[in-house]
RNA sequence: GCGUGAGUAGUUUAAUGGUAGAACGUAACGUUGCCAACGUUGAGAUCGGAGUUCGAUUCUCCGUUCGCGCA
Numbered sequence: 001g002c003g004u005g006a007g008u009a010g011u012u013u014a015a016u017g018g019u020a021g022a023a024c025g026u027a028a029c030g031u032u033g034c035c036a037a038c039g040u041u042g043a044g045a046u047c048g049g050a051g052u053u054c055g056a057u058u059c060u061c062c063g064u065u066c067g068c069g070c071a
Stems, first nucleotide, its partner, number of pairs: 001070007010024004018054001026042005047063005
């Protein structure tokens, strides 16, 4: 340089165009003499920009970061 794949809570990951879910972690409360464990409740995310669409995590284009292959 060319081709190809990936980017979603702090971490790991679902969601094939229609209100973004879950697990772990985290906060508050409860339980306990204390911790842990357990229970209840809560906060927290779509890599950036543009386009298509009534509507985009999803489709298209550009950029960017990372992985793989070729040279």
The RNA shown here (transfer RNA) has 71 nucleotides and comes from a Candidatus Pacearchaeota archaeon. It matches the Rfam family "tRNA". The family's RNA type in Rfam is transfer RNA. The RNAcentral record of the sequence draws on ENA. Its mean pLDDT, the model's own confidence on a scale to 100, is 83.